Predicted 3D model of an 82-nucleotide RNA (transfer RNA) from an uncultured Clostridia bacterium. It matches the Rfam family "tRNA". Rfam's curators write: Transfer RNA (tRNA) molecules are approximately 80 nucleotides in length. Rfam classes the family as a transfer RNA. Model confidence (mean pLDDT): 80 of 100.
């Protein structure tokens, strides 16, 4: 340089054909239970705000009634040619 494939809460990682963002896990945090502890368990958990409500899928537009999800551009990581 050209090709692919990916970037999502504090982490990993899902999200059928564009329609309730964040299911499941992890981890927190508060209880329980112990003589402490760890293990079980139960509950809550993106972010800001008292609250009403704002804001949020790598950044910037673009279609659409609706975007993570389709289109263009840029970044960034990895693979694979050269």
């Nucleotide at each position: 340089g050209c090709a692919g494939c990916g970037g999502u809460g504090g982490c990993g990682g899902a999200a059928g054909u564009g329609g309730u963002a964040u299911a499941c896990g992890c981890g927190u945090a508060u209880g329980u239970c112990u003589a402490a502890g760890g293990a079980g368990c139960a509950u809550a958990u993106g972010g800001g705000g008292u609250a009403a409500c704002c804001c949020g899928u790598g950044c910037g537009g673009g279609u659409u009634c609706a975007a993570g999800u389709c289109c263009c551009g840029c970044u960034c990581g990895c693979u694979g040619c050269a």